Predicted 3D model of a 72-nucleotide RNA (transfer RNA) from a bacterium. Model confidence (mean pLDDT): 84 of 100. Its Rfam family is "tRNA". Gene Ontology term of the family: triplet codon-amino acid adaptor activity. RNAcentral holds the sequence, with entries from ENA.

RNA sequence: CAGGCUGUAGUGUAACGGUAACACGCACCGUUCGGGUCGGUGAGACUCCGGGUUCAAAUCCCGGCAGCCUGA
Numbered sequence: 001c002a003g004g005c006u007g008u009a010g011u012g013u014a015a016c017g018g019u020a021a022c023a024c025g026c027a028c029c030g031u032u033c034g035g036g037u038c039g040g041u042g043a044g045a046c047u048c049c050g051g052g053u054u055c056a057a058a059u060c061c062c063g064g065c066a067g068c069c070u071g072a
Base pairs, nucleotide, nucleotide: 001071002070003069004068005067006066007065010024011023012022013021018055026042027041028040029039030038048064049063050062051061052060
């Protein structure tokens, strides 16, 4: 310098263009003498940034940023 892949709760991952979900973790409640385990309830991400298309964008398009891989 060129090409490709990835970027979403604290962490790891989902999501045909139509209310962003699941597991772990966290808080509370139950269970226990207490803890763990187990069960229940709840909080938590406007989806890396900026534009465009669309009635509607995490998703499609363009430009950036970061990480990884390949080539030179």